[in-house]
RNA sequence: ACCACCCGUGCGGGAGAGAGCGGAUUCGUCCGCCGCCGAAGGCGCAACCGGCCCCCGGAAACGCUCAGGCACAAAGGACCGCACGGCGCCA
Numbered sequence: 001a002c003c004a005c006c007c008g009u010g011c012g013g014g015a016g017a018g019a020g021c022g023g024a025u026u027c028g029u030c031c032g033c034c035g036c037c038g039a040a041g042g043c044g045c046a047a048c049c050g051g052c053c054c055c056c057g058g059a060a061a062c063g064c065u066c067a068g069g070c071a072c073a074a075a076g077g078a079c080c081g082c083a084c085g086g087c088g089c090c091a
Base pairs, nucleotide, nucleotide: 006086007085008084009083010082011081012080013079018034020033021032022031023030024029035070036069037068041066042064043063044062048058049057050056051055
């Protein structure tokens, strides 16, 4: 100097599920009831992985729906791609 992994930032893509019922409304929305969704987060089993191996540790896009979300739009959105920055394995 280059560069894997990882982290951050920006841009692009990005699903699912009631235009449900009632009330209020400043028409933006709010409250209650029932029904649903899973891809922020969280929790759980445990597939899987690792170790000093029958005990520990890390654990999912699986499960739960606490949170969040359920016309369009907006916002959010795991994950994917590109760019920039940081750290930095190996050679």
A computed fold for a 91-nucleotide RNA from Acidisphaera sp. L21, annotated as Glycine riboswitch aptamer. The organism belongs to Acidisphaera, within Bacteria. Of the family's consensus pairs, 91% are formed in the model. It was read from a public genome assembly, where an Rfam model found it.